[in-house]
RNA sequence: GGGCCUGUAGCUCAGCUGGGAGAGCACUUCGUUCGCAACGAAGGAGUCAGGGGUUCAAAUCCCCUCAGGUCCACCA
Repeated sequence: GGGCCUGUAGCUCAGCUGGGAGAGCACUUCGUUCGCAACGAAGGAGUCAGGGGUUCAAAUCCCCUCAGGUCCACCA
């Protein structure tokens, strides 16, 4: 330098065919307890890596960039 894959909540990830942004764990509050744990109930948390384009509508399609992984090439 070239190909491919990945980037979504604090963490691990789903969201495949364009229309509701979600799950588990974690966190906060409340209940149960003398207290803790466990359990139950409620709740907060996201510029969907960044920018641009297409579209009535983009996490999803297209282009560029950035970061990580992997294979190949080049140099030594």

Transfer RNA from a Candidatus Omnitrophota bacterium, 76 nucleotides, folded computationally.
It matches the Rfam family "tRNA". Gene Ontology term of the family: triplet codon-amino acid adaptor activity. The family's RNA type in Rfam is transfer RNA.
The coordinates come from a structure-prediction model, not an experiment, and the mean pLDDT is 81.